[in-house]
RNA sequence: GGCGCCAUAUCUCAGUUGGUUAGAGCGCCAGUCUUGUAAACUGGAGGUCGAGGAUUCGACUCCCUCUGGUGCCU
Numbered sequence: 001g002g003c004g005c006c007a008u009a010u011c012u013c014a015g016u017u018g019g020u021u022a023g024a025g026c027g028c029c030a031g032u033c034u035u036g037u038a039a040a041c042u043g044g045a046g047g048u049c050g051a052g053g054a055u056u057c058g059a060c061u062c063c064c065u066c067u068g069g070u071g072c073c074u
Stems, first nucleotide, its partner, number of pairs: 001073007011025003019057001028044005050066004
């Protein structure tokens, strides 16, 4: 330099052939239980879906550019 893939909650990830409240597990907080902790159960908080534009009535999803990470080729 060329061709791909990934970016969603603290972390690990799902989601979608565009459709109107964005989810799970782990972690965190509170409660129940316990002499106390852990475990278990219940509830809660936590997200401008990497950034900026384009298309659309409507974008996490499609298109373009950029940023970061990663793989293959040269």
RNAcentral holds the sequence, with entries from Ensembl Metazoa. This is a predicted structure of a 74-nucleotide RNA (transfer RNA) from Liolophura japonica. Rfam family: tRNA. Rfam classes the family as a transfer RNA. The coordinates come from a structure-prediction model, not an experiment, and the mean pLDDT is 81.